[in-house]
Context: one part of a larger RNA
Formats: sequence, C1' cells, structure tokens
RNA sequence: CUGGGCGUAAAGCGCACGUAGGCGGCCUUGUAAGUUGGGGGUGAAAUCCCGGAGCUCAACUCCGGAACUGCCUCCAAAACUGCAAAGCUUGAGGAUGUGAGAGGAGAGUGGAAUUCCGAGUGUAGAGGUGAAAUUCGUAGAUAUUCGGAAGAACACCAGUGGCGAAGGCGACUCUCUGGCACAUUUCUGACGCUGAGGUGCGAAAGCGUGGGGAGCAAACAGGAUUAAGAUACCCUGGUAGUCCACGCCGUAAACGAUGAGUGCUAGUUGUCGGCAAGCUUUACUGUUCGGUGGCGCAGCUAACGCAUUAAGCUUCCCGCCUGGGGAGUACGGUCGCAAGAUUAAAACUC
Repeated sequence: CUGGGCGUAAAGCGCACGUAGGCGGCCUUGUAAGUUGGGGGUGAAAUCCCGGAGCUCAACUCCGGAACUGCCUCCAAAACUGCAAAGCUUGAGGAUGUGAGAGGAGAGUGGAAUUCCGAGUGUAGAGGUGAAAUUCGUAGAUAUUCGGAAGAACACCAGUGGCGAAGGCGACUCUCUGGCACAUUUCUGACGCUGAGGUGCGAAAGCGUGGGGAGCAAACAGGAUUAAGAUACCCUGGUAGUCCACGCCGUAAACGAUGAGUGCUAGUUGUCGGCAAGCUUUACUGUUCGGUGGCGCAGCUAACGCAUUAAGCUUCCCGCCUGGGGAGUACGGUCGCAAGAUUAAAACUC
C1' cells in the first nucleotide's frame, strides 16, 4: 500500500464537545476546475512487449512495429462532482403551549438504626461459633426504661421503572441550573453528520493540605481451624481509609465485552412518558410519537445467537486488529508530589 475484519476467536478510544480534514437534502440558471469525446504537440535513445533477422544454439546483437498508461494545448459536451447566483422545506435549529423524571450544584430539615455518655430497674452471666476460645462483666455487664451526644446511610415506596453523554444518580423542603418528550406547523432556510490533533468530564482505590471519625474495615495484634503448615477462610479487637472542603491522579470485566449519524426491512406481547378522537367516562380503543423489556419472521452468523434499541440491507466519518510467548514490558518522550499513567519496540523462542 492492498485485502479481510473488530458481541464471544486479535480488534470499538471510558464518555462527550469540537479544530483541521472527509462526506452531505430538493429545485433552477450559469460556469467549465474535476469528468467525457475528438484533434495537435511532446513523451530522446536504450530497456520492456510483439514480429522478423545475424553469430552452429542460447545469452547477446540488429531491423521493423507496438507501447511509453504521462504532460501541455485547442475544440466540443454539460449528466454527475465542484464553483457562483436565485429559490424551496422534508434534514437541522428556533418560537409558543403542555408534561415526566434518584439529571447537576448549594443551603436547610427529618425519622429509624448503630455506637458512646448520664440516670433508673435488675442479677450473673453476656458475646461469639460447626464447636470453641481470645473478649466484656459483681469496680454491676448483657437485658430493659428515660435523657443526651456524634457521625454516616436514607428501610417501606422500588418496578428488565425513571433521569443522565459516559462515570453515575434514591429521605424531605427551598434556591439556582442542564437536558428530554409531546402538541401547534408559527419562524429561519441546509444552518447538517463525523471528527486526526486538542479540550473537558470521568467509579473505586491512591496522593497533598486542613477538618471529621458513629458503623464498617486493608495493614496489624490475639483466639480458633488444620493428620503437618494456615503469613487464609471463622471469631474478638483494630489503624489508614471510608465522610467533608480544596487540589491532584486518569485508570476498571469504564461491558451491551457491540463507535457516532442517516434511510430502509413481518409481527406479537409487557411497561414508562406524552397526544388525539371515539365512547361503554377514567379505563379501554389508536395504521400516533418518544423511551425501556420479552418472544419471533425475513436476513445475517463458524456456531451461540442478533433480529425496527440489528450482529439485517445501505451510505458517510472516526478508532482499532494482523500467530503465541517475550510485553502492554525495556529504552526514549510527555504527564504526575508520588504511586504510576500514556505512547511503545527488539533480540530470543515455539
């Protein structure tokens, strides 16, 4: 470079925004850069190819032809692409009116539980386990009643329910704020899609500074377990951490192991949000729109399976793969306080 691929065999960046670039709806006119046809010039010779010929053959050499797929220029065409101009409304966006929602941020409030503290009742056990022991308790525990303090998480509702680009989001109230759906078909008039670099967001753990610390709990200590060991599983304790503020880190089986967008291609059944009319009037019906599930036809697939939420049929853009190990490692670069992250080989070996 070309080909074939990327759910599970190697392979979709964790997710978004967006620069360059690539690609791009309907209609009309013009232009003629791409494009197409024709003419002219050039494309040295040799080489390559074809047909002959000469060295005994061949290599080699000679003659002729073709070719040199290119470039320049002229004429013509105008379907397609481009460019210029005018227009359109279906893509996209705006307006108006409704609507659902754990979407995000800040502040405040609440009850249950847990632990601790104080007081009362009360007496010998309590904890814990497969069984025990470490542990707590006559200095009064466990249990029970009342009062107080603290921190963290929000039972039921709760649902292949909802919202969010992903990570993720679940008590209640208020304030600020993002997105989405439906209806009207009112406005703009292609304003679009993707997106190398880049920028931002990004669970948990971890790091820095300062708070906080109830419960849980790496490390650690002890008790058990083990025919032996038990640096474990079980138990009693327990520090970082988990929580808050600010700043880093930038990774996960960051998974639907399935990149984003458009159009097309049988159905059936549940559920969530809207809408419309009919009524048998509050629940049905719908050739209705948008989400989220089950099953299933065509088609696809190595099979499993997927199947209008495609892994089907198209198109466009990006990312990635190319035998196993060595290795997501070394070296170098970039980033980071560090931990490390990212980019990323080779020798050798099968």
Molecule: small-subunit ribosomal RNA, central domain
Organism: uncultured prokaryote